[in-house]
RNA sequence: AGAGUGAUAUUGCCGAAUCCGAUUUACUCAAUCGGUACGGGGGAUGCAACAUCUCGGGGUGAAUCUGCAAAGACUUCGCAGAAGGGCCACCUUUCGGUCCUAACCCGUCAACUAACCUCGGAGGCUUGAGAAAGGGGCCUA
Numbered sequence: 001a002g003a004g005u006g007a008u009a010u011u012g013c014c015g016a017a018u019c020c021g022a023u024u025u026a027c028u029c030a031a032u033c034g035g036u037a038c039g040g041g042g043g044a045u046g047c048a049a050c051a052u053c054u055c056g057g058g059g060u061g062a063a064u065c066u067g068c069a070a071a072g073a074c075u076u077c078g079c080a081g082a083a084g085g086g087c088c089a090c091c092u093u094u095c096g097g098u099c100c101u102a103a104c105c106c107g108u109c110a111a112c113u114a115a116c117c118u119c120g121g122a123g124g125c126u127u128g129a130g131a132a133a134g135g136g137g138c139c140u141a
Base pairs, nucleotide, nucleotide: 012125013124014123019035020034021033022032023031038120039119040118041117042116056109057106058105059104060103064082065081066080067079068078070076071075083101084100085099086098087097088096090135091134092133093132094131095130
């Protein structure tokens, strides 16, 4: 000087996924338990509407659809478009730029839905930070 590993701290991002207490303990280490911001599912009457009956149906999530081409038995991969979503560092909108369009679960079963019942409250990244309008905040005088 470089590389790897571990720990602590810090900026911001996706996401519902933050915060608090107790036990144990040398420790705000870890583990366990109980809560919590926030989020999901099931579930009447009535009303209207929409579906299913095997080509099953449904849920979380932005993560769906159409066309073309190659190979071609099934299908796989690629391209383009529509639609949906995130980021560009106070907030909203517009313009511009850029990226994503997965994965998992229920198990023949569920529209909405008061009471009621029930579940989650993770994980993964990051030094990258354009403009205008309006609003807000801070600092200085």

Overview
The RNA shown here (c-di-AMP riboswitch aptamer (ydaO/yuaA leader)) has 141 nucleotides and comes from a Bacillota bacterium. Its mean pLDDT, the model's own confidence on a scale to 100, is 75. It matches the Rfam family "c-di-AMP riboswitch aptamer (ydaO/yuaA leader)". Rfam links the family to the GO terms regulation of gene expression and cyclic-di-AMP binding. Of the family's consensus pairs, 95% are formed in the model.